[in-house]
RNA sequence: UCUCGUCCAGGGCAAACCCGCCGCGAGGCGGGGACGCAAAGCCAGGGAUCUUCCGUCCGCGGGAGAACGCCCGGUUGCCGGG
Numbered sequence: 001u002c003u004c005g006u007c008c009a010g011g012g013c014a015a016a017c018c019c020g021c022c023g024c025g026a027g028g029c030g031g032g033g034a035c036g037c038a039a040a041g042c043c044a045g046g047g048a049u050c051u052u053c054c055g056u057c058c059g060c061g062g063g064a065g066a067a068c069g070c071c072c073g074g075u076u077g078c079c080g081g082g
C1' cells in the first nucleotide's frame, strides 16, 4: 500500500420511542434510550424515497429542499490475518 475479516484488544456509533427546542414540511439539534452497525466516520455526485411550490394531456414534468442507518460511487480511519 492492497485485500479479507471482527477471533484478540481498545473501543466507537446509535434505530424505534419519549422530552425540550427549531422548521410550512420532509426533517434537524440537545437529552434520555438501544434496534442494530466492521465504517451506522464524512460527502447529496448518480439512482430510488420523502417534503414543498409551480405547471399538467391528471400519466406526469420542472424548481427549491430533506435524508448517507436504501443502493451505487468518492474519501478518511482502529485492530487482526494474508
Base pairs, nucleotide, nucleotide: 002082003081004080005079012037013036017032018031019030020029021028022027035069041075042074043073045072046071047070049066050065051064052063053062054061055060